[in-house]
Molecule: transfer RNA
Organism: Candidatus Parcubacteria bacterium
């Protein structure tokens, strides 16, 4: 250069053929429980779904570009 895969929450990850509210574990706050930490329970916050443009009544999810990560090939 060329093919192939990935980018969703702080971390690891799901999300079925585009449809109603973007989830889950760990984590983080706050609260009961505890003499006190721990475990456990119960609320909650936190996400321009890599970026930019198209298609659609509707896009994390189809099409194109770009940026980064990994792997082949030359």
């Nucleotide at each position: 250069g060329g093919g192939c895969g990935g980018u969703u929450a702080g971390c690891u990850c799901a999300g079925u053929u585009g449809g109603u509210u973007a989830g889950a574990g760990c984590g983080c706050a706050u609260c009961c429980u505890u003499g006190a930490c721990g475990u456990g329970g119960a609320u909650g916050a936190g996400g321009u779904c890599a970026c930019a443009g198209g298609u659609u009544c509707g896009a994390a999810u189809c099409c194109u570009g770009u940026a980064c990560c990994g792997c082949c090939c030359a």